[in-house]
RNA sequence: GCUGCCGGACGGGUGGUCGCUUCCGGCAACGGGAGAGGAAAGUCCGGUCUCCAUAGAGCAGCGUGCCGGCUAACGGCCGGGAGCCCCGGAAGCGGGGCUACGGAAAGCGCAACAGAAAGGAUACCGCCCGGGUGAGAACCCGGGUAAGGGUGAAAUGGUGCGGUAAGAGCGCACCGCGGUGGAAGUAAUUUCGCCGGCAAGGCAAACCCCACGCGGAGCAAGGCCAAAUAGGGGAGGAGGGACUGCUCGUCCCGUUCGACUUCCGGGUAGGCCGCAGGAGCCGUCCAGUAAUGGGCGGCCAAGAGGAAUGACCGCCGCCCCGCAAGGGGCACAGAAACCGGCUUAUAAUCCGGCAGUCCAA
RNA sequence: GUGGGUAUAGCUCAGCUUGGUAGAGCGUCGGAUUGUGGUUCCGAAUGUCGUGGGUUCGAAUCCCACUACCCACCCCA
Numbered sequence: 001g002c003u004g005c006c007g008g009a010c011g012g013g014u015g016g017u018c019g020c021u022u023c024c025g026g027c028a029a030c031g032g033g034a035g036a037g038g039a040a041a042g043u044c045c046g047g048u049c050u051c052c053a054u055a056g057a058g059c060a061g062c063g064u065g066c067c068g069g070c071u072a073a074c075g076g077c078c079g080g081g082a083g084c085c086c087c088g089g090a091a092g093c094g095g096g097g098c099u100a101c102g103g104a105a106a107g108c109g110c111a112a113c114a115g116a117a118a119g120g121a122u123a124c125c126g127c128c129c130g131g132g133u134g135a136g137a138a139c140c141c142g143g144g145u146a147a148g149g150g151u152g153a154a155a156u157g158g159u160g161c162g163g164u165a166a167g168a169g170c171g172c173a174c175c176g177c178g179g180u181g182g183a184a185g186u187a188a189u190u191u192c193g194c195c196g197g198c199a200a201g202g203c204a205a206a207c208c209c210c211a212c213g214c215g216g217a218g219c220a221a222g223g224c225c226a227a228a229u230a231g232g233g234g235a236g237g238a239g240g241g242a243c244u245g246c247u248c249g250u251c252c253c254g255u256u257c258g259a260c261u262u263c264c265g266g267g268u269a270g271g272c273c274g275c276a277g278g279a280g281c282c283g284u285c286c287a288g289u290a291a292u293g294g295g296c297g298g299c300c301a302a303g304a305g306g307a308a309u310g311a312c313c314g315c316c317g318c319c320c321c322g323c324a325a326g327g328g329g330c331a332c333a334g335a336a337a338c339c340g341g342c343u344u345a346u347a348a349u350c351c352g353g354c355a356g357u358c359c360a361a
Numbered sequence: 362g363u364g365g366g367u368a369u370a371g372c373u374c375a376g377c378u379u380g381g382u383a384g385a386g387c388g389u390c391g392g393a394u395u396g397u398g399g400u401u402c403c404g405a406a407u408g409u410c411g412u413g414g415g416u417u418c419g420a421a422u423c424c425c426a427c428u429a430c431c432c433a434c435c436c437c438a
Base pairs, nucleotide, nucleotide: 001357002356003355004354005353006352007351008350009349012316013315014314015313016312017311018310020035021034022033023032024031025030037332041343042342044341045340046339047338048337049218050217051216052215056248057247058246059245061214062213063212064211065210066080067079068078069077070076081101082099083098084097085096086095087094088093102209103208107207109203110202124149125148126145127144128143129142130141131140132139133138157175158174159173160172161171162170176198177196178195179194180193181192182191183190184189222273223272224271225270232264233263234262235261236260239253240252241251242250265437266436267435280299281298282297283296284295285294286293287292317330318329319328320327321326362434363433364432365431366430367429368428371387372386373385374384381418389405390404391403392402393401411427412426413425414424415423
């Protein structure tokens, strides 16, 4: 230098003609203004808002899970810790990346196949001791042994020295583990002693335990106005509804004036509010390592029914092909009550990292 | 828009709630029975468990992300 991968930023500009939605002006013709995104997406979390009893009690259920902070809140973000991986270094250590990272000395459990043995286990090969047979090699019987081999994803602390018939935490040192005390830190945790010879293996992303949180439904919520039909028929029916499951509690409707469920049938597919001035955007200063918060100044920027936000042309920009003239291309994608996140998709260009390859020194 | 569900053999579904060789019925193919076909009987084949990733020794099953499809949601009520 080129190619590929990963992460981040950015997400073509401008003018004209013809349309679309909406607002303003106008009696009208018409004129003027505004009109998609970083994800508008998936609907995976959290909230605002609305109704149900201003939201009840218990169980069940669901979610989260190292510590601290931020936030309206969160499964989000920031900072820290620990573990693992990679690179560098003789080492102490340094740099980078990733992590669903509470509990298995409470319980119920699981571990296929292989293997002698899979959880207070086990002797297949091997090693050692004793006895026997045998000329010997070796074989048989009894016992010891988890250092070595073999099986497995995993084999009952690891390394070294001693020790022993061979071995073994059997003994010792260091590491690990458990208990306990001190120091540092808000804490996670780190570190320094003392004691214990090892007892207490793995799986919680199946159940479970612990801590914390969660009432349910959703803008087709919900409110107002207007309109239409047959407030109709059949069957079931004593309970039903407000919370999904159960129990309790409260309220409402109902028990021959029939709630409620279901089938058939019929009607309307209207208007307004909710509904865009908000946890808002931009700039700047301050506090904080940061996430973030606060002060000051400026700004108002889509919105409807599921349906609008477009098409064509010119010039410029970028990329590709071509000697040139010229030709081709510019991603993912499309608001629906609204916010904060996460996840997923994304051409070209720029920035950072990694890998491969080529060239030069 | 909101809420819920499904995806396993050609088709319809089990198996997912204690993770350990993926099954049933129909269909297909071959054989037997029959003069032939059907029926019946016997036998056989058939799977990226929608896709990708993770947890685990091991995933159809547990977790996460994505894709496709299906259902319900006005009034008389």
Predicted 3D model of RNase P RNA and transfer RNA as a complex of 438 nucleotides.
Rfam match: Bacterial RNase P class A. Rfam's curators write: Ribonuclease P (RNase P) is a ubiquitous endoribonuclease, found in archaea, bacteria and eukarya as well as chloroplasts and mitochondria. By type it is a ribozyme.
Its mean pLDDT, the model's own confidence on a scale to 100, is 80.